The prediction has a mean pLDDT of 85. A computed fold for a 72-nucleotide RNA from a Myxococcales bacterium, annotated as transfer RNA. It was read from a public genome assembly. Its Rfam family is "tRNA". Rfam classes the family as a transfer RNA. Its family is annotated with triplet codon-amino acid adaptor activity in the Gene Ontology.
[in-house]
RNA sequence: AGGCACGUAGCUCAGUGGGAGAGCGCUGCCUUGACGCGGCAGAAGUCGGCGGUUCAAUCCCGCCCGUGCCUA
Repeated sequence: AGGCACGUAGCUCAGUGGGAGAGCGCUGCCUUGACGCGGCAGAAGUCGGCGGUUCAAUCCCGCCCGUGCCUA
C1' cells in the first nucleotide's frame, strides 16, 4: 500500500429496511438472623463518525476512524 471481517447496554453477543433486544453484570423490593441462591420490578444505547439512496436506515452504498487477519 491492497484485500477480507468486525464496530449495537458496563462485558459477551443477536437483530440485516418500518417495534433496539438477550444472557451475565448493576440498582431497588420480597425472602434470610445475615450472606448467597431464588422471585418481582427497574435503570443503562447519538447502533463508531460524516455523507448518500429511500416515504422510512442499526440494516443498503461511499469515504474516514478503530480492532483483528491475509498478501506485498